[in-house]
The RNA shown here (THF (Tetrahydrofolate) riboswitch aptamer) has 97 nucleotides and comes from a mouse gut metagenome. It matches the Rfam family "THF (Tetrahydrofolate) riboswitch aptamer". A reference for the family is Trausch and Batey (2014), "A disconnect between high-affinity binding and efficient regulation by antifolates and purines in the tetrahydrofolate riboswitch", Chem Biol. Model confidence (mean pLDDT): 76 of 100.
RNA sequence: GCAGAGUAGGCCCGCGCGCGUUAAGUGCCGGCUGGACGGGGAGUUGCCAGCCGGACGAAAAGAAUUUUCUUGCGGUGCGCAGGCCGCAUCCCGCUGC
Numbered sequence: 001g002c003a004g005a006g007u008a009g010g011c012c013c014g015c016g017c018g019c020g021u022u023a024a025g026u027g028c029c030g031g032c033u034g035g036a037c038g039g040g041g042a043g044u045u046g047c048c049a050g051c052c053g054g055a056c057g058a059a060a061a062g063a064a065u066u067u068u069c070u071u072g073c074g075g076u077g078c079g080c081a082g083g084c085c086g087c088a089u090c091c092c093g094c095u096g097c
Base pairs, nucleotide, nucleotide: 001097002096003095004094009085010084011083012082014080015079016078017077018076019074020073021072028054029053030052031051032050033049034048035047039092040091041090042089060071061070062069063068
């Protein structure tokens, strides 16, 4: 000098266990607080979480017969496996040549 690995996190898919269907959750907007961001240091107008407020908003059906079961539905939660993307950025480091 060239090439490469690896984070948080995001997305897709499969399986399992739940929640809601009496509408929570998800997604969108604003505010506050906190956290994380390759092995080390720094770190954003980016990322994530919690709380508060606002706008929008839904798919039920059957069986049993008294609160359960089954099939659905929800941009639904968690766990496991696989795939893809990925250190905002700066400095140093690691592996191979």